[in-house]
Context: one part of a larger RNA
RNA sequence: CACCGCCCGUCACGCCAUGGGAGCCGGCUUCACCCGAAGACGGCCCGCCCAACCCGAAAGGGAGGGAGGUCGUUGAGGGUGGGGUCGGUGACUGGGGCGAAGUCGUAACAAGGUAGCCGUACGGGAACGUGCGGCUGGAUCACCUCCUU
Repeated sequence: CACCGCCCGUCACGCCAUGGGAGCCGGCUUCACCCGAAGACGGCCCGCCCAACCCGAAAGGGAGGGAGGUCGUUGAGGGUGGGGUCGGUGACUGGGGCGAAGUCGUAACAAGGUAGCCGUACGGGAACGUGCGGCUGGAUCACCUCCUU
């Protein structure tokens, strides 16, 4: 590259991330209950074992100790159920971003051909339209007030 300009939204196509979503899967964490190894601590049992102390001449007995058994507490962990949190996945669904030459229209920009915009309500393939209220960041014409020359 200057109106043969600029430009808006729906729709279609491709890619990307993302919200919702019956659920499904997993990590971390937490609560309740159940089961619970070894070890430790405590109680009990004395059938077994023992040099020291006591009785006894001795055998043996007592006290004490040891191993063992058993019960309880604690306990790694396991199970069942519930909660929190993070992640993955999920039919379907919502919009978003991006993408030389797709579709429909033409809403905005010059009074953009109904001035535009803001709020709100209703309506509409879409940009949007209409009603009500508000703003001038509206063009044009006329008038008024003020300022400057």